The RNA shown here (c-di-GMP-I riboswitch aptamer) has 93 nucleotides and comes from a Chloroflexota bacterium. The prediction has a mean pLDDT of 89. NCBI's taxonomy places the organism under Bacteria, Bacillati, Chloroflexota.

RNA sequence: ACUCGAUAAUGGCAAACUUGUUGAAAGACAAGGACGCAAAGCUAUGGGUCUAAGAAAUUCAGAAUUGAGUUUUAUGAUCGCCAAGCUACCGAA
Numbered sequence: 001a002c003u004c005g006a007u008a009a010u011g012g013c014a015a016a017c018u019u020g021u022u023g024a025a026a027g028a029c030a031a032g033g034a035c036g037c038a039a040a041g042c043u044a045u046g047g048g049u050c051u052a053a054g055a056a057a058u059u060c061a062g063a064a065u066u067g068a069g070u071u072u073u074a075u076g077a078u079c080g081c082c083a084a085g086c087u088a089c090c091g092a093a
Base pairs, nucleotide, nucleotide: 004091005090012037013036017032018031019030020029021028022027035080041086042085043084045083046082047081048078049077050076054073055072056071057070058069059068060067061066
């Protein structure tokens, strides 16, 4: 230095849930809180998954404007779903 990860040491992050804010929603942010995590640090690059405002098609009501519903679709989201890239504390076997 690389690989690896221990009943080691210093620490770190923070699931669910609650409250508030925000968003059409999925979700995100902040505070509390710890299920867990050796990358549960960063990047939406490839998949997967979630949502469907807008758009398209369609159905119903109706004279029509329109209203309600169904289907499709991320440009939205998820790195604590998987993979990949980048960076990183410690040092037993």